[in-house]
RNA sequence: GAGUUUGAUCCUGGCUCAGAAUGAACGCUGGCGGCGUGGUUAAGACAUGCAAGUCGGACGGUUUUUCAGGUGUAGCAAUACAUUUGAAAAGCAGUGGCGAACGGGUGCGUAACACGUGAACAAUCUACCUUUUAGUGUGGAAUAGCUCGACGAAAGUCGGAUUAAUACCGCAUGUGGUUGUUUUUCUCAUGAAAAACAUACUAAAGACAGGGACCGCAAGGCCUGUCGCUAAUAGAGGAGUUCGCGGCCUAUCAGCUAGUUGGCGAGGUAACGGCUCACCAAGGCUAAGACGGGUAGCUGAUCUGAGAGGAUGAUCAGCCACACUGGAACUGAGACACGGUCCAGACACCUACGGGUGGCAGCAGUUUCGAAUCAUUCACAAUGGGCGCAAGCCUGAUGGUGCGACGCCGCGUGAGGGAUGAAGGCCUUCGGGUUGUAAACCUCUGUCACUGGGGAGAAAACGUUUUGAGUUAAUAGUUCAAAACCUGAUUUAACCCGGAGAGGAAGCAGUGGCUAACUCUGUGCCAGCAGCCGCGGUAAUACAGAGACUGCAAGCGUUAUUCGGAUUCACUGGGCGUAAAGGGUGCGCAGGCGGCCGAGUGUGUUAGAUGUGAAAUCCCGGGGCUCAACCCCGGAACUGCGUCUAAAACUACUUGGCUAGAGUAUUGGAGAGGGUAUCGGAAUUCACGGUGUAGCAGUGAAAUGCGUAGAUAUCGUGGGGAACACCAGAGGCGAAGGCGGAUACCUGGACAAUUACUGACGCUCAGGCACGAAAGCGUGGGGAGCAAAAGGGAUUAGAUACCCCUGUAGUCCACGCCCUAAACGGUGCACACUAGGUCUUAGCGGAUUCGACCCCACUAGGGCCCAAGCUAACGCGUUAAGUGUGCCGCCUGAGGACUACGGUCGCAAGACUAAAACUCAAAGGAAUUGACGGGGGCCCGCACAAGCGGUGGAGCAUGUGGCUUAAUUCGAUGCAACGCGAAGAACCUUACCAGGCCUUGACAUGCACUUGACUGACAUUGAAAGGUGUCUUUCCUUCGGGACAAGUGCACAGGUGCUGCAUGGCUGUCGUCAGCUCGUGUCGUGAGAUGUUGCGUUAAGUCGCGCAACGAGCGCAACCCCUGUCCUUAGUUGCCAUCAGGUAAAGCUGGGCACUCUAGGGAGACAAACCCUCUCUGAGGGUGGGAAGGUGGGGAUGACGUCAAGUCAGGAUGGCCCUUACGGCCUGGGCUGCACACGUGCUACAAUGCCCGGUACAGAGGGAAGCAAUACCGCGAGGUGGAGCAAAUCCUCAAAACCGGGCCCAGUUCAGAUUGUAGUCUGCAACUCGACUACAUGAAGCCGGAAUCGCUAGUAAUGGCGCAUCAGCUACGGCGCCGUGAUACGUUCCCGGGCCUUGCACACAC
Repeated sequence: GAGUUUGAUCCUGGCUCAGAAUGAACGCUGGCGGCGUGGUUAAGACAUGCAAGUCGGACGGUUUUUCAGGUGUAGCAAUACAUUUGAAAAGCAGUGGCGAACGGGUGCGUAACACGUGAACAAUCUACCUUUUAGUGUGGAAUAGCUCGACGAAAGUCGGAUUAAUACCGCAUGUGGUUGUUUUUCUCAUGAAAAACAUACUAAAGACAGGGACCGCAAGGCCUGUCGCUAAUAGAGGAGUUCGCGGCCUAUCAGCUAGUUGGCGAGGUAACGGCUCACCAAGGCUAAGACGGGUAGCUGAUCUGAGAGGAUGAUCAGCCACACUGGAACUGAGACACGGUCCAGACACCUACGGGUGGCAGCAGUUUCGAAUCAUUCACAAUGGGCGCAAGCCUGAUGGUGCGACGCCGCGUGAGGGAUGAAGGCCUUCGGGUUGUAAACCUCUGUCACUGGGGAGAAAACGUUUUGAGUUAAUAGUUCAAAACCUGAUUUAACCCGGAGAGGAAGCAGUGGCUAACUCUGUGCCAGCAGCCGCGGUAAUACAGAGACUGCAAGCGUUAUUCGGAUUCACUGGGCGUAAAGGGUGCGCAGGCGGCCGAGUGUGUUAGAUGUGAAAUCCCGGGGCUCAACCCCGGAACUGCGUCUAAAACUACUUGGCUAGAGUAUUGGAGAGGGUAUCGGAAUUCACGGUGUAGCAGUGAAAUGCGUAGAUAUCGUGGGGAACACCAGAGGCGAAGGCGGAUACCUGGACAAUUACUGACGCUCAGGCACGAAAGCGUGGGGAGCAAAAGGGAUUAGAUACCCCUGUAGUCCACGCCCUAAACGGUGCACACUAGGUCUUAGCGGAUUCGACCCCACUAGGGCCCAAGCUAACGCGUUAAGUGUGCCGCCUGAGGACUACGGUCGCAAGACUAAAACUCAAAGGAAUUGACGGGGGCCCGCACAAGCGGUGGAGCAUGUGGCUUAAUUCGAUGCAACGCGAAGAACCUUACCAGGCCUUGACAUGCACUUGACUGACAUUGAAAGGUGUCUUUCCUUCGGGACAAGUGCACAGGUGCUGCAUGGCUGUCGUCAGCUCGUGUCGUGAGAUGUUGCGUUAAGUCGCGCAACGAGCGCAACCCCUGUCCUUAGUUGCCAUCAGGUAAAGCUGGGCACUCUAGGGAGACAAACCCUCUCUGAGGGUGGGAAGGUGGGGAUGACGUCAAGUCAGGAUGGCCCUUACGGCCUGGGCUGCACACGUGCUACAAUGCCCGGUACAGAGGGAAGCAAUACCGCGAGGUGGAGCAAAUCCUCAAAACCGGGCCCAGUUCAGAUUGUAGUCUGCAACUCGACUACAUGAAGCCGGAAUCGCUAGUAAUGGCGCAUCAGCUACGGCGCCGUGAUACGUUCCCGGGCCUUGCACACAC
């Protein structure tokens, strides 16, 4: 920095990711080299080999070899053998010396002076090395070994004899040292140093080489040199001890300690010291964390980080600790000793069972453990170490090589050209795109690997030889210099030259977002993925495969761990009103912090100097390997600690003052502040008495309960307990809890005013102490009312509740506990500063007044509203949540958990303190927009109400469910499916079922080949479709062919198969509801708000006013159509007032367009006029005029959106599926099936009716495969027939109503189902399965339970007429038309909707 809580937002807050790193491991893959690095686990156990020896120039012995000499035997001799002496060399064990205490390994232990850093030792030691001084004289006794003997399996042990030394022990000497005394100087407390004096104590070892003089027979003495040895001195390096400071967790470890703390004395040590001991005293440590528990080697450094920090302590380096476990000492300069000793233990091995032996945390290696860590390699050539005079020997230290991509670094796997953009792959909208200059192909190069050849450096010392110089008596020795010679494990590797040939050398992870990179196929909440969010339920960029792409690259990913991001423990650098977080409140010790003016000191502080801060590392500069990694050199740095010097502002300390902080005194008023005692009235209840009678009480309604044994009610008297109406207030007091009748007494605090005094005496406060509502507990009282528990009655599905009737603890008092609350202002205390306004309580002052009140001002409280500022926002705002200071408390994701365990307290209940495992990716705060509420306000709607008529009951029609079926095709399913798609299923339709058939197909296009037709006729078979057969048989032509048709074949057709949750389009619904938005501006961190809210008004977001809004768009309204009035134009097919003719009648005729009407145009209505009301705006209420009056009525018109609403079966369409079938044709059946349920309708149940007769008045439509008149036939459906009409011309053209008559309340003269018979019509065909007619039959039904629907005016209701579809019809459906023609007080309630507001833990939204 990002992702993740939400519909969206801001914040809080956790989780997660991107980075770097590792002694790593795992998966896939793997060309070369350089430099590093490699048992992190079992300080488990170890076979085997090696890792510490060396010195013969300390010593004796012994073995072998060589040389020289002697002796013996054999032999003539050479010679051989044996023996001896000497010399040399090599070996062996031993005595002795030095080393073995280094080097190498590991990290068990250790929380410690172990480590780091800085000091101290006046309290110390130091082999080898260096410096200086002095010495090295003279004696002695042993003992390993060897040899002999004994024991033993062995390891080994014991005894005798004998021997040497640089082994051991005396004596001498004493430069010195130690000790004692004195003096001087000095210091840091004990003291130190130097000098003088004194006596006492105290050393030694030789080896090698050479030799001039001297001595000696010789050996040698002696001398010289070197190496040793001894006593001291100083140094260097090393070691020991002490101290300051520094660095883990835990208080759910708070007290620890008896050699403990100190002293005197003694012992011990190299040295101080309770280190040890005797005695004496009673101390010592601890909240600045003792003691205990857990964990851990420490550091330089390493990783990370901007830094501060955090984590780590492999390799390298310093220190410590350890060496099978525990303990102990010896030797030694040094050890309490990794490859030494002793004891004990465990384990392992050998054994003759008696007893012995061993210690890889050295280098390799084995085994075990484990995710996991190498060769039983080469060499001492180099560097270093031990011994030695030296040569040299030893050295698993070390130098090399090997193994492991374990890490870092470098190199390569080719370079240039090359478009027909090849093939193949993948995708595709089928055009193409992409892989991709990639390949092929052409031209080159030659790193690495391979091969042949050449080939440095790491080597210089030591040593040997020679020469020179110095020293010397010396050509010994020794020192210095020069030359030559000698020495390579790695290694034939680096490097160089040649050869060959693009030849041998690329993978891994990822591709939804974070995060660079996308498509196809498969799969279908399966298989799987996943770090977090999350993907997968048939179109998955998230699974799996493929292609393409991205990243890194001999590696790439994963896992684990650390730091970072995380300002998420916040020193740098956080918070606590509501997100986690202020202790319930006060007092107050320690602690922290602290007013003004001086002086001193110099604690902190600052500056300078100086010592130290090992090397390596890091950084900078330079250099060496071809570069780099790596290595070397130099610088800087190491932020630290110590010492010295200086400064004196601040801080601290000491000291002197001051009064502004704090306190004391005086005066005064206010107050439910606290405690004790006494008193009072009202009310409830109880008891007694009187009056009085049937109820009372209680609830939403009841019941339990009380009452005729007299309640309730009412009057009187008395008892008892608790609480204190009004005053009373956002008022007062108190630290908080809390405090309310009155009076008295005792008592705390605050405030105001005034002067005087003290002189910083202050603030805060971990522990501690005190107080602390209610409930609860203990003892004893008290008990009226109320009332947990309990009982009963109701409510309810239940009701361990809410409601009712009872009722015990308790509530009250005294004393003692408990110690918790939403103990809240959810806001710790104190101080200072920072605009105001207003109300109120207490006090004082001013002004005024006779006096007060009002008014003004100052203090101290209690509230409200606001500025700046703060805040995530809400909000806070001199009573801060502002700005600062001081101190305390507390927080660190949610849950688990105000929990467990432990501890403390409590009589108990319980309180305080307070985790973890595990689970989740959130939990949360504030605000926003919606939706919702059995929240509120306003308003509207046939929403209710007022009415009318229905449905639900009956029969029938029709649709649906269900059932049935071979099939009963499919879809529609709350409103918004159900007389819906369907404006018309007998066949067809038809999609379904059974059976029979076809396969380029019933239909389209293209290609190739063949044929010549197509068609027609006939025969046969069949239910038909279809099959089979016979006959007939083209046009144009440039003769190639073309047109057309058929057949065959290939592409393809076809699908009412699936997905309406892949879609377009169309539609329904909320809803013809009044809403839905935008631009700019403004406000808000933002989501958003404002506008659109408010006040009026409207049918309306309609209009007006106001307003940080101003405008605009889609909706509303209007514009459009029909209708209602008038005018005008035009009069045929319409009309007929007037005129004429005429009929039985009739606009029938002439004639005329006046009227009606038709259909074009126009007018008209706008709250226009008048009155009234209101904010004088817009509107509303009236009135008149008018055909019409407040959108006149109706229609069309449906905003942003909602319902993944409906439709893949109207048609279109992506994807999937079928292809002799899921396609196509045909016949028959089915969609009409019927125990049942529902919806929508029709007809009725009758008298406002039915029947019969008579008689009147429409509108809108339709008509050519049509409508059909007059006429005739039939009871009728209808038939015959056909005038007229493609229509204002012809045809079709009402019923209810009205008039008259009948019926007389009944299952009827109601109702018409059902059934029978006979018919009519349509049609190829009415069996399944049409309609209609006539006659006959005459079912249910007498107005319909719960419930429910429609409708506000020409509406409901009621009456008929027409049309579409259509051969006919199931139409009682749908769409229209006209006739007759009703009720509404009103908005409390139910339902739905709109606006505002409020709450919300809802947002797929109750």
RNAcentral holds the sequence, with entries from ENA, Greengenes and SILVA. The RNA shown here (small-subunit ribosomal RNA) has 1406 nucleotides and comes from an uncultured Enterobacteriaceae bacterium. Rfam family: Bacterial small subunit ribosomal RNA. The family is grouped with related families in Rfam's "SSU clan".